[in-house]
Context: one part of a larger RNA
RNA sequence: AACGAACGCUGGCGGCAUGCCUAACACAUGCAAGUCGAACGCGUGUAGCAAUACACGAGUGGCGAACGGGUGAGUAAUACGUGGGAAUCUGCCUAGUAGUGGGGGACAACCCGGGGAAACCCGAGCUAAUACCGUAUAAGCCCCUAGGGGGAAAGAUUUAUCGCCAUUGGAUGGGCCCGCGUCGGAUUAGCUUGUUGGUGAGGUAAAAGCUCACCAAGGCGACGAUCCGUAGCUGGUCUGAGAGGAUGAUCAGCCACACUGGGACUGAGACACGGCCCAGACUCCUACGGGAGGCAGCAGUGGGGAAUAUUGGACAAUGGGCGAAAGCCUGAUCCAGCAAUGCCGCGUGAGUGAAGAAGGCCUUAGGGUUGUAAAGCUCUUUCACCUGUGACGAUGAUGACGGUAGCAGGAGAAGAAGCCCCGGCCAACUCCGUGCCAGCAGCCGCGGUAAUACGGAGGGGGCAAGCGUUGUUC
Numbered sequence: 001a002a003c004g005a006a007c008g009c010u011g012g013c014g015g016c017a018u019g020c021c022u023a024a025c026a027c028a029u030g031c032a033a034g035u036c037g038a039a040c041g042c043g044u045g046u047a048g049c050a051a052u053a054c055a056c057g058a059g060u061g062g063c064g065a066a067c068g069g070g071u072g073a074g075u076a077a078u079a080c081g082u083g084g085g086a087a088u089c090u091g092c093c094u095a096g097u098a099g100u101g102g103g104g105g106a107c108a109a110c111c112c113g114g115g116g117a118a119a120c121c122c123g124a125g126c127u128a129a130u131a132c133c134g135u136a137u138a139a140g141c142c143c144c145u146a147g148g149g150g151g152a153a154a155g156a157u158u159u160a161u162c163g164c165c166a167u168u169g170g171a172u173g174g175g176c177c178c179g180c181g182u183c184g185g186a187u188u189a190g191c192u193u194g195u196u197g198g199u200g201a202g203g204u205a206a207a208a209g210c211u212c213a214c215c216a217a218g219g220c221g222a223c224g225a226u227c228c229g230u231a232g233c234u235g236g237u238c239u240g241a242g243a244g245g246a247u248g249a250u251c252a253g254c255c256a257c258a259c260u261g262g263g264a265c266u267g268a269g270a271c272a273c274g275g276c277c278c279a280g281a282c283u284c285c286u287a288c289g290g291g292a293g294g295c296a297g298c299a300g301u302g303g304g305g306a307a308u309a310u311u312g313g314a315c316a317a318u319g320g321g322c323g324a325a326a327g328c329c330u331g332a333u334c335c336a337g338c339a340a341u342g343c344c345g346c347g348u349g350a351g352u353g354a355a356g357a358a359g360g361c362c363u364u365a366g367g368g369u370u371g372u373a374a375a376g377c378u379c380u381u382u383c384a385c386c387u388g389u390g391a392c393g394a395u396g397a398u399g400a401c402g403g404u405a406g407c408a409g410g411a412g413a414a415g416a417a418g419c420c421c422c423g424g425c426c427a428a429c430u431c432c433g434u435g436c437c438a439g440c441a442g443c444c445g446c447g448g449u450a451a452u453a454c455g456g457a458g459g460g461g462g463c464a465a466g467c468g469u470u471g472u473u474c
Stems, first nucleotide, its partner, number of pairs: 001473003005470005012346006018339002020304001025302003029299003034063003039060002042057006070257003080181006088174002093170005099164002101135001103133002110125001112123004141150004155162003183229003190220003195217008232254004236247004259280005282293004310336001312335003318332001319330004349379004359370004383415001385410005393401001418463005423444003429458005439446002
């Protein structure tokens, strides 16, 4: 000097930030991912004679749910930082080219029956589609090759569009490989058998022992392999004149994880926090047959701890998902609440006022000091308070914040000062009490009867809504 701090005493206001560093411990409750009727059939309700229209509901289907949000367990290199590389994929977006013909069979919902305590499940029947499957066609595309072979589409409506299929580019985002850099320990010296390389095959979007068969016997290592310990990495942050040292909260980029371990499915993308399956531990329900769950999302609870906040408001803004749109959803986000946790700013009054009140303290008893300090007198009104008005943020509408900020008026010095220290280092001294006791202490050291070092008082010094102590780093 610094801090995501804590503790003690004290505490007026505002702005801006920050706030479980410990048990990646366990979690009650609510919310955090939906949306589309301009893909589709059905049910209920309302209006209507009806066709139909509107609203709601579950379902099929599409897109999203792989983003956003959290955490730092693991990881010393399948990570990160930086610079390169070739054998790759990329939904939505964008530019271009060429198309969108004609058919078919189902399954939910629904109805009927049945099982179950429940979760839910089974059987039979009906039905639509942008769901599913043949077929036609193939500029370009793919495969083998010089002659062939293969493969696509979906419609909707308010008639202006939005879609669908194939393909070539772009953009964006990813996957893979390589060089260099990246903590401590040698009281860890040898390590390795898919191991190192080759051939062939498989596999992947893609190179590759990635996998397999065969062959060869290699590969790494004192320039520290292997093993052990510790640790997310970086931009940065703190300190320092710098070099360096320490660190990796908030914000931003990357990675990893989602009760523990394993696995795949769907998909452009996951081996998927609020998806699935299996195993395990734990919790809950049960009619004992069987089921349900995963806050390291936002709040909140218990526990741990020196210690860290509200079960708040709003989608008004920014952004995201869906939708043609209206709009819906959004604990992302924007705000508010709590905390002197930090930084910054302001206030707690100003002027005048005695050879100097009273009181306190000291005293050589004369006086000194507190001290212009107070009182008194004259003023001012920042902040806070009361009343009124009242935004920007929103280019037309829409404001949670918020009757907030600000502005105007009003009253009255009124509501607002503490903490540590005073032996030396180190700025600031006396008296009383105590008597190696009680105690102080960062170091040196004080205290055993005049203690500037303990405790109190008066006085003084320092900082100030803070001041000290402790911890940690430089």
Molecule: small-subunit ribosomal RNA, 5' domain
Organism: uncultured prokaryote